RNA sequence: AGAGUUGGCUGAGCAGUCGCUGUCUCACUUUUUUGUGGGAUGGAGGAAAGUCCGGGCUCCAUAGGGCGGAGUGCCAGGUAACGCCUGGGAGGCGUGAGCCUACGGAAAGUGCCGCAGAAAAUAUACCGCCGAAUGAAAAUUCGGUAAGGGUGAAAUGGUGCGGUAAGAGCGCACCGCGCAACUGGCAACAGGUGUGGCAGGGUAAACCCCACUCGGAGCAAGAUCAAAUAGGGGAACAUACGCGUGGCCCGCGCGGUUCCCGGGUAGAUUGCUUGAGCUGCAGGGUGACUUGCAGCCUAGAUGAAUGGCUGUUCCAGACAGAACCCGGCUUACAGGCCGACUCUUGAU
Repeated sequence: AGAGUUGGCUGAGCAGUCGCUGUCUCACUUUUUUGUGGGAUGGAGGAAAGUCCGGGCUCCAUAGGGCGGAGUGCCAGGUAACGCCUGGGAGGCGUGAGCCUACGGAAAGUGCCGCAGAAAAUAUACCGCCGAAUGAAAAUUCGGUAAGGGUGAAAUGGUGCGGUAAGAGCGCACCGCGCAACUGGCAACAGGUGUGGCAGGGUAAACCCCACUCGGAGCAAGAUCAAAUAGGGGAACAUACGCGUGGCCCGCGCGGUUCCCGGGUAGAUUGCUUGAGCUGCAGGGUGACUUGCAGCCUAGAUGAAUGGCUGUUCCAGACAGAACCCGGCUUACAGGCCGACUCUUGAU
RNA backbone atom coordinates (compact mmCIF):
# COMPACT_ATOMS: atom_id res chain seq x y z
C1' A A 1 0.00 0.00 0.00
C1' G A 2 -3.74 -3.59 -1.40
C1' A A 3 -7.31 -7.51 -0.46
C1' G A 4 -10.30 -9.68 3.39
C1' U A 5 -12.70 -11.44 8.32
C1' U A 6 -15.20 -9.82 12.61
C1' G A 7 -17.28 -6.56 16.71
C1' G A 8 -19.52 -1.82 17.94
C1' C A 9 -21.69 3.33 17.23
C1' U A 10 -24.52 6.94 14.32
C1' G A 11 -28.46 7.51 11.02
C1' A A 12 -28.95 14.66 9.71
C1' G A 13 -27.70 19.22 13.08
C1' C A 14 -28.78 24.44 14.43
C1' A A 15 -31.97 29.02 14.31
C1' G A 16 -36.70 31.58 13.27
C1' U A 17 -42.06 31.44 12.23
C1' C A 18 -47.04 29.20 11.82
C1' G A 19 -49.60 24.64 13.17
C1' C A 20 -50.69 19.43 16.14
C1' U A 21 -50.73 16.58 20.88
C1' G A 22 -49.91 14.45 26.52
C1' U A 23 -49.18 16.28 31.65
C1' C A 24 -49.11 20.35 35.22
C1' U A 25 -50.64 25.33 36.35
C1' C A 26 -53.34 30.24 35.84
C1' A A 27 -57.63 33.09 33.96
C1' C A 28 -62.45 33.19 31.81
C1' U A 29 -66.70 30.51 30.49
C1' U A 30 -69.91 26.53 31.22
C1' U A 31 -75.73 21.76 30.52
C1' U A 32 -69.12 22.11 36.59
C1' U A 33 -69.32 16.32 31.09
C1' U A 34 -66.84 20.58 28.58
C1' G A 35 -64.85 24.91 25.81
C1' U A 36 -61.31 29.20 24.95
C1' G A 37 -56.70 31.69 25.93
C1' G A 38 -51.65 32.21 28.45
C1' G A 39 -47.24 29.79 30.67
C1' A A 40 -43.89 25.52 31.78
C1' U A 41 -42.43 20.81 30.21
C1' G A 42 -42.46 16.20 27.16
C1' G A 43 -43.67 13.91 22.13
C1' A A 44 -41.76 7.22 17.17
C1' G A 45 -37.18 2.93 15.78
C1' G A 46 -32.53 0.19 15.22
C1' A A 47 -35.23 -2.14 13.12
C1' A A 48 -41.33 0.64 15.29
C1' A A 49 -41.25 -3.97 9.89
C1' G A 50 -42.39 -9.83 9.53
C1' U A 51 -46.31 -11.88 13.12
C1' C A 52 -41.77 -16.43 13.36
C1' C A 53 -40.81 -18.06 18.80
C1' G A 54 -40.94 -17.16 24.33
C1' G A 55 -43.37 -14.83 28.27
C1' G A 56 -45.90 -10.94 31.63
C1' C A 57 -51.10 -9.56 32.13
C1' U A 58 -56.76 -10.65 31.59
C1' C A 59 -60.74 -14.20 31.22
C1' C A 60 -62.76 -19.36 30.90
C1' A A 61 -62.18 -21.59 36.17
C1' U A 62 -62.80 -24.92 41.32
C1' A A 63 -59.10 -27.19 37.05
C1' G A 64 -56.75 -33.00 37.92
C1' G A 65 -55.31 -37.37 34.94
C1' G A 66 -54.93 -40.23 30.32
C1' C A 67 -55.02 -40.79 24.91
C1' G A 68 -54.25 -38.19 20.60
C1' G A 69 -51.68 -34.07 18.60
C1' A A 70 -47.65 -30.43 18.38
C1' G A 71 -42.58 -28.62 19.25
C1' U A 72 -37.29 -29.25 20.16
C1' G A 73 -33.03 -32.72 19.29
C1' C A 74 -24.36 -33.07 20.47
C1' C A 75 -22.56 -31.43 25.72
C1' A A 76 -22.34 -27.80 29.70
C1' G A 77 -24.03 -23.10 31.23
C1' G A 78 -27.12 -18.18 30.96
C1' U A 79 -32.17 -16.45 31.22
C1' A A 80 -38.75 -15.21 33.67
C1' A A 81 -38.70 -18.47 29.45
C1' C A 82 -37.48 -20.02 24.46
C1' G A 83 -36.83 -22.97 18.72
C1' C A 84 -32.76 -17.49 21.78
C1' C A 85 -27.62 -16.30 23.63
C1' U A 86 -22.48 -17.98 25.52
C1' G A 87 -18.59 -21.53 25.81
C1' G A 88 -16.92 -26.32 24.27
C1' G A 89 -17.17 -31.14 21.01
C1' A A 90 -17.90 -33.52 16.17
C1' G A 91 -18.48 -32.98 10.79
C1' G A 92 -17.67 -29.69 6.58
C1' C A 93 -15.69 -25.06 3.73
C1' G A 94 -11.52 -21.62 3.50
C1' U A 95 -3.97 -20.50 2.63
C1' G A 96 -5.81 -17.87 6.96
C1' A A 97 -8.47 -14.56 10.30
C1' G A 98 -13.07 -17.03 10.35
C1' C A 99 -17.88 -19.27 8.67
C1' C A 100 -21.91 -23.15 8.33
C1' U A 101 -24.74 -27.39 10.57
C1' A A 102 -32.69 -29.75 10.43
C1' C A 103 -25.79 -32.49 15.02
C1' G A 104 -30.32 -38.51 19.20
C1' G A 105 -31.24 -43.78 16.81
C1' A A 106 -30.21 -47.58 10.46
C1' A A 107 -28.00 -54.07 15.17
C1' A A 108 -36.70 -52.72 16.78
C1' G A 109 -39.61 -52.66 12.24
C1' U A 110 -41.52 -50.81 7.38
C1' G A 111 -40.55 -47.95 2.91
C1' C A 112 -37.31 -45.82 -1.04
C1' C A 113 -32.36 -45.81 -4.09
C1' G A 114 -35.25 -43.98 -11.37
C1' C A 115 -32.42 -45.05 -16.04
C1' A A 116 -28.09 -47.86 -17.03
C1' G A 117 -26.15 -52.50 -15.52
C1' A A 118 -25.58 -59.64 -14.99
C1' A A 119 -26.95 -57.80 -10.35
C1' A A 120 -29.03 -52.33 -5.93
C1' A A 121 -30.86 -57.90 -1.65
C1' U A 122 -33.35 -63.98 0.07
C1' A A 123 -27.73 -60.99 -4.41
C1' U A 124 -25.31 -62.42 -8.83
C1' A A 125 -21.87 -63.51 -13.61
C1' C A 126 -22.28 -59.48 -19.26
C1' C A 127 -17.02 -59.44 -21.17
C1' G A 128 -13.17 -62.06 -19.11
C1' C A 129 -9.34 -65.69 -16.26
C1' C A 130 -8.18 -71.03 -15.07
C1' G A 131 -9.01 -76.47 -15.52
C1' A A 132 -11.28 -80.85 -17.89
C1' A A 133 -13.90 -83.37 -22.01
C1' U A 134 -15.36 -83.55 -27.36
C1' G A 135 -13.60 -81.77 -32.14
C1' A A 136 -9.35 -81.48 -38.30
C1' A A 137 -10.37 -76.42 -36.98
C1' A A 138 -13.94 -72.86 -35.60
C1' A A 139 -16.40 -73.80 -31.49
C1' U A 140 -19.56 -76.44 -27.75
C1' U A 141 -20.38 -78.54 -22.80
C1' C A 142 -19.11 -79.05 -17.55
C1' G A 143 -16.52 -77.24 -13.16
C1' G A 144 -13.99 -73.20 -10.42
C1' U A 145 -13.65 -67.70 -9.93
C1' A A 146 -15.02 -62.41 -8.60
C1' A A 147 -8.44 -60.24 -8.64
C1' G A 148 -9.02 -57.35 -14.17
C1' G A 149 -12.76 -54.67 -17.57
C1' G A 150 -17.79 -52.52 -18.41
C1' U A 151 -22.63 -49.80 -16.15
C1' G A 152 -23.69 -46.46 -12.34
C1' A A 153 -23.90 -41.45 -7.26
C1' A A 154 -23.01 -46.10 -4.96
C1' A A 155 -21.19 -53.13 -6.81
C1' U A 156 -19.97 -56.57 -1.02
C1' G A 157 -13.89 -52.75 3.01
C1' G A 158 -8.87 -50.11 0.71
C1' U A 159 -3.34 -50.48 -0.51
C1' G A 160 0.79 -53.79 -0.72
C1' C A 161 3.11 -58.66 -0.15
C1' G A 162 2.58 -63.89 -0.10
C1' G A 163 -0.19 -67.90 -1.86
C1' U A 164 -3.10 -70.35 -5.87
C1' A A 165 -4.58 -74.13 -11.72
C1' A A 166 -6.56 -69.10 -11.91
C1' G A 167 -8.23 -66.15 -7.85
C1' A A 168 -10.47 -64.44 -3.19
C1' G A 169 -9.28 -61.64 4.17
C1' C A 170 -7.39 -67.35 1.76
C1' G A 171 -3.03 -65.60 5.14
C1' C A 172 0.03 -61.34 6.78
C1' A A 173 1.33 -55.78 7.46
C1' C A 174 -0.84 -50.94 7.65
C1' C A 175 -5.44 -48.19 7.32
C1' G A 176 -10.86 -48.67 8.06
C1' C A 177 -14.88 -51.03 11.10
C1' G A 178 -16.83 -53.59 15.72
C1' C A 179 -15.96 -54.76 20.96
C1' A A 180 -13.43 -54.30 25.80
C1' A A 181 -11.15 -51.97 29.67
C1' C A 182 -7.56 -47.78 30.89
C1' U A 183 -6.09 -42.34 30.77
C1' G A 184 -7.81 -36.95 30.34
C1' G A 185 -12.37 -34.16 30.66
C1' C A 186 -18.63 -32.36 34.83
C1' A A 187 -19.93 -34.02 29.80
C1' A A 188 -20.25 -34.32 24.52
C1' C A 189 -15.77 -36.47 23.13
C1' A A 190 -10.39 -37.42 22.47
C1' G A 191 -6.04 -40.55 23.08
C1' G A 192 -3.14 -44.66 23.00
C1' U A 193 -3.46 -50.29 24.32
C1' G A 194 -5.58 -55.01 23.47
C1' U A 195 -8.72 -58.10 20.64
C1' G A 196 -11.85 -59.91 16.39
C1' G A 197 -11.15 -61.47 9.67
C1' C A 198 -15.27 -58.34 10.13
C1' A A 199 -22.51 -57.96 10.44
C1' G A 200 -23.09 -55.17 1.94
C1' G A 201 -24.15 -49.66 1.80
C1' G A 202 -27.10 -44.99 1.79
C1' U A 203 -31.58 -42.48 3.35
C1' A A 204 -35.19 -40.67 9.44
C1' A A 205 -35.77 -32.20 6.23
C1' A A 206 -39.22 -40.75 4.74
C1' C A 207 -42.92 -43.41 8.18
C1' C A 208 -41.07 -44.82 12.81
C1' C A 209 -38.39 -45.47 17.82
C1' C A 210 -36.16 -42.67 22.01
C1' A A 211 -35.46 -38.28 25.44
C1' C A 212 -37.44 -33.61 27.11
C1' U A 213 -41.41 -29.81 26.93
C1' C A 214 -46.63 -28.25 26.04
C1' G A 215 -54.67 -26.26 28.76
C1' G A 216 -57.29 -22.56 25.58
C1' A A 217 -58.47 -17.68 23.87
C1' G A 218 -56.64 -12.96 23.54
C1' C A 219 -56.27 -5.53 24.97
C1' A A 220 -61.25 -6.10 19.28
C1' A A 221 -58.67 -9.81 26.52
C1' G A 222 -61.30 -7.83 30.54
C1' A A 223 -63.86 -4.14 34.11
C1' U A 224 -67.42 0.02 35.18
C1' C A 225 -71.34 3.48 33.87
C1' A A 226 -75.05 4.96 30.33
C1' A A 227 -78.77 3.90 26.33
C1' A A 228 -82.38 0.81 23.98
C1' U A 229 -86.17 -2.65 22.77
C1' A A 230 -90.71 -7.08 20.96
C1' G A 231 -88.00 -10.65 28.49
C1' G A 232 -91.46 -11.50 20.66
C1' G A 233 -92.29 -16.34 17.62
C1' G A 234 -90.82 -21.55 16.67
C1' A A 235 -88.09 -26.36 17.42
C1' A A 236 -85.12 -30.15 20.23
C1' C A 237 -83.37 -32.40 24.83
C1' A A 238 -84.42 -32.77 30.01
C1' U A 239 -80.68 -35.99 35.84
C1' A A 240 -80.73 -42.60 32.02
C1' C A 241 -79.95 -35.49 30.19
C1' G A 242 -77.65 -31.00 28.93
C1' C A 243 -73.75 -27.18 29.55
C1' G A 244 -68.62 -25.82 30.98
C1' U A 245 -62.43 -21.61 25.77
C1' G A 246 -58.96 -26.75 20.22
C1' G A 247 -60.39 -33.07 19.75
C1' C A 248 -61.77 -37.82 22.68
C1' C A 249 -62.27 -40.45 27.56
C1' C A 250 -62.40 -40.39 33.00
C1' G A 251 -62.95 -37.14 37.03
C1' C A 252 -64.89 -32.29 38.88
C1' G A 253 -68.48 -28.23 38.88
C1' C A 254 -73.37 -26.16 37.48
C1' G A 255 -78.88 -26.93 36.64
C1' G A 256 -81.90 -25.70 32.70
C1' U A 257 -79.31 -25.89 27.94
C1' U A 258 -78.91 -25.52 22.59
C1' C A 259 -80.52 -23.98 17.59
C1' C A 260 -83.45 -20.92 13.94
C1' C A 261 -86.40 -16.42 12.52
C1' G A 262 -87.55 -11.31 13.73
C1' G A 263 -86.81 -6.37 16.40
C1' G A 264 -83.83 -2.49 19.24
C1' U A 265 -79.28 0.01 21.27
C1' A A 266 -74.03 0.50 20.65
C1' G A 267 -71.87 6.51 23.90
C1' A A 268 -68.27 7.43 27.78
C1' U A 269 -64.50 5.98 31.32
C1' U A 270 -60.84 2.42 32.39
C1' G A 271 -57.27 -1.26 31.00
C1' C A 272 -52.86 2.78 29.04
C1' U A 273 -47.62 2.97 30.68
C1' U A 274 -42.80 2.57 36.93
C1' G A 275 -41.00 -1.69 33.78
C1' A A 276 -38.12 -9.48 34.32
C1' G A 277 -36.82 -0.61 33.01
C1' C A 278 -32.42 2.48 31.75
C1' U A 279 -27.51 4.81 33.00
C1' G A 280 -22.82 5.12 35.86
C1' C A 281 -19.20 2.91 39.22
C1' A A 282 -17.14 -1.32 41.82
C1' G A 283 -16.80 -6.81 42.51
C1' G A 284 -17.37 -12.15 40.34
C1' G A 285 -17.10 -14.98 35.67
C1' U A 286 -13.20 -17.22 29.47
C1' G A 287 -18.19 -15.58 28.17
C1' A A 288 -23.46 -15.05 27.84
C1' C A 289 -24.54 -12.81 32.36
C1' U A 290 -24.81 -11.70 37.53
C1' U A 291 -24.25 -9.10 42.73
C1' G A 292 -23.97 -4.44 45.38
C1' C A 293 -24.24 0.98 45.60
C1' A A 294 -25.84 5.55 43.45
C1' G A 295 -28.72 8.30 39.94
C1' C A 296 -32.91 8.94 36.20
C1' C A 297 -38.42 8.67 34.64
C1' U A 298 -38.07 8.61 28.70
C1' A A 299 -45.14 8.83 23.53
C1' G A 300 -49.93 7.10 25.33
C1' A A 301 -53.07 8.64 20.06
C1' U A 302 -58.40 6.56 19.43
C1' G A 303 -60.72 7.64 11.81
C1' A A 304 -55.59 7.78 14.81
C1' A A 305 -50.77 13.47 17.42
C1' U A 306 -44.42 15.84 15.91
C1' G A 307 -46.25 18.81 9.89
C1' G A 308 -45.49 23.27 6.51
C1' C A 309 -42.19 27.49 5.26
C1' U A 310 -37.37 30.22 5.52
C1' G A 311 -32.13 30.55 6.43
C1' U A 312 -27.64 28.04 7.44
C1' U A 313 -23.83 23.83 8.39
C1' C A 314 -22.32 19.32 6.04
C1' C A 315 -18.54 14.42 2.02
C1' A A 316 -25.26 13.25 3.16
C1' G A 317 -30.00 12.59 4.30
C1' A A 318 -31.10 5.60 3.19
C1' C A 319 -34.63 1.61 5.34
C1' A A 320 -38.76 3.60 7.14
C1' G A 321 -44.21 5.56 11.89
C1' A A 322 -45.78 3.09 18.37
C1' A A 323 -51.61 1.38 19.29
C1' C A 324 -51.14 -3.63 26.14
C1' C A 325 -45.95 -4.44 27.43
C1' C A 326 -41.26 -6.99 27.32
C1' G A 327 -36.96 -10.80 25.71
C1' G A 328 -35.28 -12.81 21.02
C1' C A 329 -34.83 -14.27 15.81
C1' U A 330 -35.37 -12.89 10.56
C1' U A 331 -35.54 -9.19 6.76
C1' A A 332 -34.38 -3.81 4.71
C1' C A 333 -30.70 0.11 5.08
C1' A A 334 -27.66 5.99 1.38
C1' G A 335 -23.70 8.08 3.93
C1' G A 336 -20.25 8.37 8.03
C1' C A 337 -17.07 6.81 12.41
C1' C A 338 -14.18 3.47 15.75
C1' G A 339 -11.60 -1.27 17.38
C1' A A 340 -9.30 -6.12 16.78
C1' C A 341 -7.43 -9.89 13.60
C1' U A 342 -5.71 -12.54 8.72
C1' C A 343 -3.21 -12.81 3.89
C1' U A 344 -0.16 -10.61 -0.21
C1' U A 345 3.54 -7.11 -1.88
C1' G A 346 7.38 -3.42 -1.06
C1' A A 347 10.89 -0.51 1.98
C1' U A 348 13.81 -0.01 6.53

This is a predicted structure of a 348-nucleotide RNA (Bacterial RNase P class A) from Methylicorpusculum sp. NCBI's taxonomy places the organism under Bacteria, Pseudomonadati, Gammaproteobacteria, Methylococcaceae, Methylicorpusculum. It matches the Rfam family "Bacterial RNase P class A". Its family is annotated with ribonuclease P activity, dimeric ribonuclease P complex and tRNA processing in the Gene Ontology. Rfam's curators write: Ribonuclease P (RNase P) is a ubiquitous endoribonuclease, found in archaea, bacteria and eukarya as well as chloroplasts and mitochondria. It was read from a public genome assembly, where an Rfam model found it.